[in-house]
RNA sequence: GUGGGUGUAGUUCAGCUGGUUAGAGCAUCAGUUUGUGGCACUGAAAGUCGCCGGUUCGAAUCCGGUCACCCACC
Numbered sequence: 001g002u003g004g005g006u007g008u009a010g011u012u013c014a015g016c017u018g019g020u021u022a023g024a025g026c027a028u029c030a031g032u033u034u035g036u037g038g039c040a041c042u043g044a045a046a047g048u049c050g051c052c053g054g055u056u057c058g059a060a061u062c063c064g065g066u067c068a069c070c071c072a073c074c
Stems, first nucleotide, its partner, number of pairs: 001073007010026004019057001028044005050066005
């Protein structure tokens, strides 16, 4: 340099061919339980879906550009 893949909550990931509140596990916070802690249970918080633009009535999802990381080739 060329081609491909990945990017979604603090973290690991799901979300399938655009559609009504963007979710799960772990972690965090609060409560119940316990003499205290842990385990267990209940609840809460946490996201401009890497960034910019475009298409569309509507985009995490489609298109273009760009950034980071990974793989292959040269």